[in-house]
Overview:
Small-subunit ribosomal RNA from an uncultured bacterium, 1459 nucleotides, folded computationally. Its Rfam family is "Bacterial small subunit ribosomal RNA". The prediction has a mean pLDDT of 86.
RNA sequence: AGAGUUUGAUCCUGGCUCAGAUUGAACGCUGGCGGCAUGCUUAACACAUGCAAGUCGAACGAGAAAGUACCUUCGGGUGCGAGUAAAGUGGCGGACGGGUGAGUAACGCGUGGGAAUCUGCCUAGUAGUGGGGGACAACAAUCGGAAACGGUUGCUAAUACCGCAUACGCCCUACGGGGGAAAGGCUUCGGCCGCUAUUAGAUGAGCCCGCGUAAGAUUAGCUUGUUGGUGGGGUAAUGGCCUACCAAGGCAACGAUCUUUAGCUGGUCUGAGAGGACGAUCAGCCACACUGGGACUGAGACACGGCCCAGACUCCUACGGGAGGCAGCAGUGGGGAAUAUUGGACAAUGGGCGAAAGCCUGAUCCAGCAAUGCCGCGUGUGUGAAGAAGGCCUGCGGGUUGUAAAGCACUUUCAGUAGGGAAGAUAAUGACGGUACCUACAAAAGAAGCACCGGCUAACUCCGUGCCAGCAGCCGCGGUAAUACGGAGGGUGCGAGCGUUAAUCGGAAUUACUGGGCGUAAAGAGCACGUAGGUGGUUUGGUAAGUCGGAUGUGAAAUCCCUGGGCUUAACCUGGGAAUGGCAUUCGAUACUACAGAGCUAGAGUAUGGUAGAGGGAAGUGGAAUUUCCGGUGUAGCGGUGAAAUGCGUAGAUAUCGGAAGGAACACCAGUGGCGAAGGUGACUUCCUGGGCCAAUACUGACGCUGAGGUGCGAAAGCGUGGGGAGCAAACAGGAUUAGAUACCCUGGUAGUCCACGCCGUAAACGAUGAGAACUAGAUGUCGGGAGAAUCUGUCUUUCGGUGUCGCAGCUAACGCGUUAAGUUCUCCGCCUGGGGAGUACGCCGGCAACGGUAAAACUCAAAGGAAUUGACGGGGACCCGCACAAGCGGUGGAGCAUGUGGUUUAAUUCGAUGCAACGCGAAGAACCUUACCUGCCCUUGACAUACUCGGAACUUUCCAGAGAUGGAUUGGUGCCUUCGGGAAUCGAGAUACAGGUGCUGCAUGGCUGUCGUCAGCUCGUGUCGUGAGAUGUUGGGUUAAGUCCCGCAACGAGCGCAACCCUUGUCCUUAGUUGCCAGCACAUAAUGGUGGGAACUCUAAGGAGACUGCCGGUGACAAACCGGAGGAAGGUGGGGACGACGUCAAGUCAUCAUGGCCCUUACGACCUGGGCUACACACGUGCUACAAUGGAACGCACAAAGGGUUGCAACCUCGCGAGAGUGAGCCAAUCCCACAAAACGUUUCGUAGUCUGAUCGGAGUCUGCAACUCGACUCCGUGAAGUCGGAAUCGCUAGUAAUCGUGGAUCAGAAUGCCACGGUGAAUACGUUCCCGGGCCUUGUACACACCGCCCGUCACACCAUGGGAGUGGGUUGCUCCAGAAGUGGCUAGCUUAACCUUCGGGAGAGCGGUCACCACGGAGUGAUUCAUGACUGGGGUGAAGUCGUAACAAGGUAACC
Repeated sequence: AGAGUUUGAUCCUGGCUCAGAUUGAACGCUGGCGGCAUGCUUAACACAUGCAAGUCGAACGAGAAAGUACCUUCGGGUGCGAGUAAAGUGGCGGACGGGUGAGUAACGCGUGGGAAUCUGCCUAGUAGUGGGGGACAACAAUCGGAAACGGUUGCUAAUACCGCAUACGCCCUACGGGGGAAAGGCUUCGGCCGCUAUUAGAUGAGCCCGCGUAAGAUUAGCUUGUUGGUGGGGUAAUGGCCUACCAAGGCAACGAUCUUUAGCUGGUCUGAGAGGACGAUCAGCCACACUGGGACUGAGACACGGCCCAGACUCCUACGGGAGGCAGCAGUGGGGAAUAUUGGACAAUGGGCGAAAGCCUGAUCCAGCAAUGCCGCGUGUGUGAAGAAGGCCUGCGGGUUGUAAAGCACUUUCAGUAGGGAAGAUAAUGACGGUACCUACAAAAGAAGCACCGGCUAACUCCGUGCCAGCAGCCGCGGUAAUACGGAGGGUGCGAGCGUUAAUCGGAAUUACUGGGCGUAAAGAGCACGUAGGUGGUUUGGUAAGUCGGAUGUGAAAUCCCUGGGCUUAACCUGGGAAUGGCAUUCGAUACUACAGAGCUAGAGUAUGGUAGAGGGAAGUGGAAUUUCCGGUGUAGCGGUGAAAUGCGUAGAUAUCGGAAGGAACACCAGUGGCGAAGGUGACUUCCUGGGCCAAUACUGACGCUGAGGUGCGAAAGCGUGGGGAGCAAACAGGAUUAGAUACCCUGGUAGUCCACGCCGUAAACGAUGAGAACUAGAUGUCGGGAGAAUCUGUCUUUCGGUGUCGCAGCUAACGCGUUAAGUUCUCCGCCUGGGGAGUACGCCGGCAACGGUAAAACUCAAAGGAAUUGACGGGGACCCGCACAAGCGGUGGAGCAUGUGGUUUAAUUCGAUGCAACGCGAAGAACCUUACCUGCCCUUGACAUACUCGGAACUUUCCAGAGAUGGAUUGGUGCCUUCGGGAAUCGAGAUACAGGUGCUGCAUGGCUGUCGUCAGCUCGUGUCGUGAGAUGUUGGGUUAAGUCCCGCAACGAGCGCAACCCUUGUCCUUAGUUGCCAGCACAUAAUGGUGGGAACUCUAAGGAGACUGCCGGUGACAAACCGGAGGAAGGUGGGGACGACGUCAAGUCAUCAUGGCCCUUACGACCUGGGCUACACACGUGCUACAAUGGAACGCACAAAGGGUUGCAACCUCGCGAGAGUGAGCCAAUCCCACAAAACGUUUCGUAGUCUGAUCGGAGUCUGCAACUCGACUCCGUGAAGUCGGAAUCGCUAGUAAUCGUGGAUCAGAAUGCCACGGUGAAUACGUUCCCGGGCCUUGUACACACCGCCCGUCACACCAUGGGAGUGGGUUGCUCCAGAAGUGGCUAGCUUAACCUUCGGGAGAGCGGUCACCACGGAGUGAUUCAUGACUGGGGUGAAGUCGUAACAAGGUAACC
C1' cells in the first nucleotide's frame, strides 16, 4: 500500500466482498510446563446453608455454668474456674469498606469558576470542668402468648437524664438588655485518656453558575408555582423550596415540549492523522439496595446486612399471629452460546473499637478451577545414501515422501525423584509453603496439533462421485477425465495452539473538517420577490470582542510516550521526565475581521435626452377560410381508403353562383429574429402599464449580493358557477383490418377546446447546466443603440448591450464545454450517497374533488448505471455484385414405375446422414457371402497377434451323423536349412499374460469432409492518435471479376487470400513417323493403306511461338482504367479444370482408419444354419418412361469421341424368332475384340383416336451362380392399367450453354432409370436493378454480444416470504378529571396521662397519648393519547424450473419513443 466482482472488451460512476488489528468472548478439533493478568456481557430473576460490623470492664450496675481442690450435718458449703462466658445501661462505629448499573438526557457527569453554609474523630490556640436532683434497663416477682415478644409491680448504677451556679470569648438584640456549658475514669501519683464552651486549620460534605455532553420535526408549540416581586415560613445554607397577595410573565426553529435509547469520566480498541466505536477489569463521580412511600437517630442517612407503612413473593404457625430480603464472599436453582471454590489467613497493607493487650474485618493477601488472554520455554542435537522398507504418482525409465527413519555418537532445559533452602519482618508473629532458588540422580527417555492448497492468497496430483452427494467470504465449482465436492499422497501457513462464528475500527476519499460531488452516471428547487441568517467596495483615527504573544493557576492517580531500575529474559512491576491540543485569570500587540464614529465614489440607485420590441391588461375594428341556413344553375353520384365499407344523395347531394348567420384562429411578412424572471408571447387601431439598452452630465453615498421559513406568478389537462359552441376532438357508436383488434385506418360524435370569475400547482416546467461578481486567445454571422472614417443610400473601423456558430489554453470518464464555461477564483442557497421495494405505505398539511407536498421500513439482488469501442442485427440509408429477380428455354409438383427417406409393421426390418449444407446420401452395385440385425445350434487363451512348454512336417483322400458349425473314423505324405547343438515355416494340445468388441461418448480427440464461398476479404511489424478497449493503415475520389490498379491521405511497409505460375482445349512452327496417315509415284483387288514406298496432310506426343490493353481514336485528372477500331486462330482473366485466406456452424464421421476414457470377457467376443436389411393403409425427395404428328411404325442409308479387355474382350462361321448356345481366329492391344453409334437424312404408312403409351398379369425360355421361393437380369408370345401436358407452389440454365441423341467406364459371378466420363445435333433471351433471396463495402440506430431463432413487458394460475388496510381483541406507557387515603411530618386540640423545673401546693410550664385538618404512596372509576402483539377478510410488493395469454419497449421495434 491494495485486490476480486457489472462488459465480448474498455474507461468511469457505484455498491457488495476480501486481505489487517482487536475482544470479559463462545463453539469445533487438539493439548507439555511456568510467569503475569482476567473470568454472569443474559434474569436489577428467585434464593437453602455458612460467613461478610463490631468493639470498649480504664463509663456503669449486675453476673453464671461445666470442671476441679478442700470441708461436709450428705441437704450442701468454701476456694479456684472468674469478675470469665452470656446479656443489659452507656460511648464510638454500623453514612466507611464491599456490590450493582435498574433508573437518570439531568448541574447527573466533565471542565472552569462562585458565595449564602455545615463538618464527629484529627491539629493548633483560649477559658473552664463547681454543686445538686429524679429516674429507667438489667435483675426479682407475677401475668399473657404456640412463637415472635409483651404487660404489671418492685430494686438499682453511670461518661445515661435534668435543674442550679459561673461566662474572656460565643449567640440574640428594638443596642436598653437578654440567653446558654460540663463527666468523669485510670494511675507506677509523674501524669495520661476524656468532658464543656469557643476561635482557627485540615478533611469531608451541601448549594449556585458559564461551557460541553445520543437520536427523532412523520414530536411545533410548551408552561399556572408557571416567570418575577413583597410579606411570612422553612433549611446548616441561597432560592417558588413552601405559603398569602400582586404583576403577566417565562421557554422555543441556535429546536422548547414529547418520544426512544443511555449511568458519566480518566480511559480502551482502531486509525498516518482527523475521526469512528466502546465505557469489562483499575481509578474519580453519581444512582440504587425485593417494589413504592415515609420519616427517626445522628457530625454525617431519608441509611445494602436500621425502623414504620403499603404491595408482590417465600417461610413458620396451636390460624389468633409472626419472620424474611446475597446488585457483600462462597454456593444453589433458573435463564443462556457462555463465565470459577459453600478454600486458607489476618503473616503483610488498610479499616472499626479500645489507654493498651487485643478483638472483629469474604476489605485485603494467598491458594484452587479455566489455553480466556499476553509473555517465556520445551517436545531433542550432530552424523547418517543401500537414497532401505512401506505409501503415493508414473511417460514404467523413474520420481517423491527423504537425512526424513533406522543405525552411530552426544546433551538433559522442562517434567520426575532425593537433599539443601531465602527475601517478604523493625524484637516477636509467615496463610502462601512440599514457595522462589541451588545441588545430585536416571533415561531420548513423558510432551504436536490445527487449518488451508480454483482466483483474491502461500501451497497439486491420483482415486471416488456424476447439477447427485456436497462446497461457498465474493466471483463461483459439481450434468463421466472436478488442482473448487469426499478420501489419499504430497505441499503451504501458524504452532500449544489452530480454525469457525459473533462484534468494533480499518481498508471506505462509501457522509469527504482534513478529504467528494450535482449537463448525460444519484443529485440545481418551474420561476421570481423577499424576512431571519450568512456575506460584503474605499480612506482615516479610536476600542480591543475575535486573532497573536508572555506569565500564573488548573488540567487527580493510573494509562500512552521517553529514559533509568527490579524479577535469569519477556510479559509484569517500579523511580523520574515529557505530554495532557482544554478552561480560567492577568499583562501586552493591533496587520486582518468585528464594533461605534467621520469621510470618499469605481458597486448600487435617482434625474435628463433618445431608442427597439409577438412584454402585460382592457376596449374596438378587419379580411381569408371551414361549417350551417336561404335562393339560383345542374344531374347521379359524392365521400373515403392500401383496398373497401359505414356515411351523404333522385325528398336533388357533391360541384358551382349569390346572400345571410355564427364561432374560433390570425397565411404571406417570419429570420438558431425580437420581448419577458419563468410559464409564455404573432391580424390591425386606441387607452393604461412593467422592464431593458444607449449617450452625456448632475445628484445620493455601500443604500449591495444571496436567501432557510414566507409570499406571488406558474403550460396543458382537470374541477366549480354562468355563458358560448364554427372547426377539431378524449369517451362513445358504426365500418374496416385481424387468429383476435376494447388499437393503428375510415364515417360520425359528446365532454373539452373559447369567454368571465374562482380553484388546482403539476410537466422531458430542459440549456436535463441555481443566483451574483471578477479574471482568462481569437475568428465569424445576426439584433438594438452610439462614435469615427470614407469614393457619403450600398462600404470600412470602433464601442456598449443581447443572440448564434467555430475554436486556443484549461477542464472532463468520455461525449463534449470553451468570455452566454462544464476554465480559474469568491459569496450565498438548494440537492445527492447501490438497484428494486417507492416517490409507495402510515401520519400530518393543502385541495370541492381529482390529487399535490412531506416521506419511511421489512424484504430482496450483486449488481443497477454513464460514455465510448468492436461486432452482429434492423419490416434504417447510400453504393455494388450473383441465373437473385426480370426476359427466355426446358422441367418438378398430376400418372405408372425405379430409387432413397419418414412413418407404420416386425423376432429382425442393423447402423449412420435430418433446413439450405439428410433423403439415386455412406452403398463404385444386400439371393448366400457382404452383414454390423433376428431365430436356433454351438466354442471359451478363443476366428485373429505375440511370448512359453510338449508333440507332430505342412498338407491331403474317402466315409458316416448333423441344417451346418462340428464330431467320429480313414488314406496318402515324412519335406527345407544346418556349424549337427539346433533353426525357419506350419499344425495340434496345455497353462498364463492376453486377444476380441461395427459396444458408448464426433459434446474428450487426430485425420478427412461439407458449408458460407472462388465471396474478396483476413491480418501483422514499425510509426502516429486515444487514459483505454481500440483506431489509423484497410477509410476517401475513380476503376476492376478482384483489398485489381491509380490518385489522395499519419502513415510506411509486409504476410495469407485475388491474379499469375500447373493441366486441358482453340492457331501455327520444329522434331519424331508405328500399330496411326496416304498428296504425289508404283503394284494388287470386285472393293479396302492391302503392298512397295512416302513424311507432305490428318493424327499421335515432346518442345516452342502466340495475347501484352502491345497499336490507333475517344473519354478520364497529364493517372488507373473504360469505350470503339485495326490486325489476328484467339482480345481484354479466350473457354474449361485443379487450386478454397482468417474463420463460422461444439456442422458430419468413434461404422474407412487412428485414438483417450468408460463398459463386456463361457459374452456386448467367435463359428454356423435359416431369415431380415426387399415388409406396406400412407407422406415426401430424386429420377426414368409417357401422354404423341417437330410424332409412332417399317425399310434404306451417313458421320463420332472417349474408354475397357488374360479369372478377360472375343471376331468369322453354324443353330435359335430372340435372350443366347456351340466353336474359338486374333489380341497383354493407335495392330485384335467389345463395337452396328443414335438422333440426323431419304422413301412409305398412320390422320387426332386412349391411336399413342407400356404398368400389371399369364405362359414359355436364356444366362450368371453351390443356390434365383422369399429376392436377379434378360428374351419371346399373349395381356394392355393410369396417363390427353399436370392446383398452390417450385427447380435448372447466359453458348458449343440449355434442350435432345446415343456411346463408354468403375463397382461387379450376375444384377442401373443411379454415378462418372464421352462425343453428335444444337437454340431462345437478358429492357434493366423497383421488388424476392444471398453476399460485399461505407454509414446510422441499438436496452443485442449464446449476438433478432436476440432481448424483453404486463395480466392470469401455483408455491413461499415480508408488509399496508381491517369489524375488532389483548397488553405496556402516559395526560386530564374524580374517588380514596396507610405510615409519617407539620398545624390545631376543649379528651386522657404525666418523675426531675416553678409554685401561693390549688396548680402551672413542659411532655406524651388520643382526636382532627393539610400533604401524600398503594388502590379504584371515567375519558383521551401513544406504542406493541394479534385478527376473518383484503390491497399491492418480492422471489421462484421449462406454466397460460398476448407482444408493449430496444432497429423507423414494424402506429418514433418519452413526461